[in-house]
RNA sequence: GCCAAUCUUCGGGGCAUGGUGAGUGCGUAAAGGAUUUAGGAAAGCACAAAUCCAGACCGGCGGUGAAAGCCCGCGACUUUUCUUGAGAGUAUUCAGGAAAACUGAACCUGUGGAAUUCAGGUGCCGACGGUAAAGUCCGGACGGGAGAAGAAGACA
Numbered sequence: 001g002c003c004a005a006u007c008u009u010c011g012g013g014g015c016a017u018g019g020u021g022a023g024u025g026c027g028u029a030a031a032g033g034a035u036u037u038a039g040g041a042a043a044g045c046a047c048a049a050a051u052c053c054a055g056a057c058c059g060g061c062g063g064u065g066a067a068a069g070c071c072c073g074c075g076a077c078u079u080u081u082c083u084u085g086a087g088a089g090u091a092u093u094c095a096g097g098a099a100a101a102c103u104g105a106a107c108c109u110g111u112g113g114a115a116u117u118c119a120g121g122u123g124c125c126g127a128c129g130g131u132a133a134a135g136u137c138c139g140g141a142c143g144g145g146a147g148a149a150g151a152a153g154a155c156a
Stems, first nucleotide, its partner, number of pairs: 001155001003153001006151005017054003023047004056136002058126002060074004069124002078101009106122005128139003
């Protein structure tokens, strides 16, 4: 110098506030009686910790003439196929590996040599299961992971 194999560490953020009220409790008929009651029931009051409504907030990794959630690609989620090991013994379980499919969303003005990346403005997007309909809560997940940094050192 180079990074092939190896090892180590790291490797995702986010509903303030207000409204509604699912629901909960109280209460209520001449007496009793409020949820497996024979059947069946209202006003009213209080609370309400929502995913709904208003509004708020968040943005993995690499690249790109200059800094990107919405330009290109990758990872992740989901689905399918193949495959390894164990169990099992013809019906499928558990733990991995590989490949494929799927894979959201941006424009305008300005500056500049160069920006869908910066500044200003106005928009848009966000897996699956649960739950009152979720990018933000809970769960798979103390998981996986693109990748980042480092160690040691083969090789030149």

The RNA shown here (FMN riboswitch aptamer (RFN element)) has 156 nucleotides. The sequence was found by an Rfam model in a public genome assembly. It matches the Rfam family "FMN riboswitch aptamer (RFN element)". Gene Ontology term of the family: FMN binding. The coordinates come from a structure-prediction model, not an experiment, and the mean pLDDT is 75.